Context: one part of a larger RNA
RNA sequence: UGACGGGGACCCGCACAAGCAGCGGAGCAUGUGGUUUAAUUCGAAGCAACGCGAAGAACCUUACCAGGGCUUGACAUCCCUCUGACCGGCUGGGUAAAACCGGCCUUUCUUCGGACAGAGGUGACAGGUGGUGCAUGGUUGUCGUCAGCUCGUGUCGUGAGAUGUUGGGUUAAGUCCCGCAACGAGCGCAACCCUUGUCAUUAGUUGCCAUCAUUGAGUUGGGCACUCUAGUGAGACUGCCGGGGACAACUCGGAGGAAGGUGGGGAUGACGUCAAAUCAUCAUGCCCCUUAUGUUCUGGGCUACACACGUGCUACAAUGGUCGGUACAAAGAGCAGCGAGACCGCGAGGUGGAGCAAACCCCAAAAAUAGCGUCCCAGUUCGGACUGUAGUCUGCAACCCGACUACACGAAGCCGGAAUCGCUAGUAAUCGCGGAUCAGAAUGCCGCGGUGAAUACGUUCCCGGGUCUUGUACA
Numbered sequence: 001u002g003a004c005g006g007g008g009a010c011c012c013g014c015a016c017a018a019g020c021a022g023c024g025g026a027g028c029a030u031g032u033g034g035u036u037u038a039a040u041u042c043g044a045a046g047c048a049a050c051g052c053g054a055a056g057a058a059c060c061u062u063a064c065c066a067g068g069g070c071u072u073g074a075c076a077u078c079c080c081u082c083u084g085a086c087c088g089g090c091u092g093g094g095u096a097a098a099a100c101c102g103g104c105c106u107u108u109c110u111u112c113g114g115a116c117a118g119a120g121g122u123g124a125c126a127g128g129u130g131g132u133g134c135a136u137g138g139u140u141g142u143c144g145u146c147a148g149c150u151c152g153u154g155u156c157g158u159g160a161g162a163u164g165u166u167g168g169g170u171u172a173a174g175u176c177c178c179g180c181a182a183c184g185a186g187c188g189c190a191a192c193c194c195u196u197g198u199c200a201u202u203a204g205u206u207g208c209c210a211u212c213a214u215u216g217a218g219u220u221g222g223g224c225a226c227u228c229u230a231g232u233g234a235g236a237c238u239g240c241c242g243g244g245g246a247c248a249a250c251u252c253g254g255a256g257g258a259a260g261g262u263g264g265g266g267a268u269g270a271c272g273u274c275a276a277a278u279c280a281u282c283a284u285g286c287c288c289c290u291u292a293u294g295u296u297c298u299g300g301g302c303u304a305c306a307c308a309c310g311u312g313c314u315a316c317a318a319u320g321g322u323c324g325g326u327a328c329a330a331a332g333a334g335c336a337g338c339g340a341g342a343c344c345g346c347g348a349g350g351u352g353g354a355g356c357a358a359a360c361c362c363c364a365a366a367a368a369u370a371g372c373g374u375c376c377c378a379g380u381u382c383g384g385a386c387u388g389u390a391g392u393c394u395g396c397a398a399c400c401c402g403a404c405u406a407c408a409c410g411a412a413g414c415c416g417g418a419a420u421c422g423c424u425a426g427u428a429a430u431c432g433c434g435g436a437u438c439a440g441a442a443u444g445c446c447g448c449g450g451u452g453a454a455u456a457c458g459u460u461c462c463c464g465g466g467u468c469u470u471g472u473a474c475a
Base pairs, nucleotide, nucleotide: 001475002474003472004471005470007469008468009467010466011465012464013463015459016458019423020422022420026314027313028312029311030310031309032308033307034305035304042053043052064300065299066298067297068296069295070294073125077124078123079121080120081119082118083117084116088105089104090103091102092101093100108115109114127289128288130287131286132285136283137282138278139277140276141274143272148187149186150185151184152183153182154163155162156161167178168177169176193266194265195264196263198234199233200232201231202230203229204228207224208223209222212221213220237260240254241253242252243251244250316416320375321374322373332363334361337356338355342351343350344349382413387408388407389406390405391404392403393402429451430450431449432448433447434446435445
């Protein structure tokens, strides 16, 4: 100087407390461990691994296993020789199937040097998701959006170092004020950026409709006032008033205001810590393989199942289930796409194709909600697992191993032990909608809006963090 203390003082955080809803019990989904397996590819491991890499494993992906092929190679550059192609169509052999090996047809430019492409050969080389993240770059997590981390000059100290950065107040903040052997400065904080909340203005189609006419309908004429869209501005600064305070910083209350003291949300992550994660995104040193640890194909596996754990979904019902009719969103996607009206089917879906590269058309029905009925507390008209049969769709192909539909079947489950998680407001809870990936395949992920609470006395205690101080046999 740090680190540590079941030392002290002060302060903060959904840290506790006060509340609400959960998890832990059930069934299922998904990830992991373990076990099994020819293989169940690999990585991630307290917080900070475990719906994580994976924004989507039937083949492919795919790295794993079994078997069959290839060896200058699936991919790149150079050299030599030959050919005129490449692509496409038909077809033979091969095999369980494919890879692979052929045959026929079609088929370039030219300044004749060649260009381009294919085949063969030679070796230089290619190739490796093989090892090492404890050789590395890059990227990321975490403490933590915590308020800290440093430097120059000066001063003090033999020196390591100290001072500044401590102290008195204050703040979300090393934020600001005052004081002071310090005076300044940098990276962080804040602000500048995006979004949302109010108003003005510009613009008025694909959007809107107050007045006039018209229609089944903003449908059409008309209009751009309103809504809205998207550009430009205004607006909030402790600016004003009062109390407190050191006359300061600031703080408490009030006015006006759409908004008040950082208005709400996001992006933004200092010096560093964990030899943290990643050699399987990529790049890369060294080591290793080179008729194989490379490459290609078919089939299988990654989907196994006495069990254990994490994360979710659905429930156990009456604040509910069910039936028919009816109402109100936002944000998105769409051409190998979204696909209307119509017709067929109980339905999944099918036929068909209007319109739309979209404020135009379409996906699209919002659902909880509200009102009219029904069920009457029961393992039930709760719950939907599992199973049988018949189907639909995607795709070369749904056996291993897809999603969905109809009918039948109708399991556990009556609110969950010890323990434990999230959340302070348009939040929790609850309800639906969309998107990425994607042929198909979400209860996951990322977004969107609808309905919409309870509680916070307080900081003694648990956890984490910050500042000062003290002790130390630690560095």

Predicted 3D model of a 475-nucleotide part of an RNA (small-subunit ribosomal RNA, 3' major domain) from an uncultured rumen bacterium. Its mean pLDDT, the model's own confidence on a scale to 100, is 83. The full RNA is in RNAcentral, with records from ENA, Greengenes and SILVA.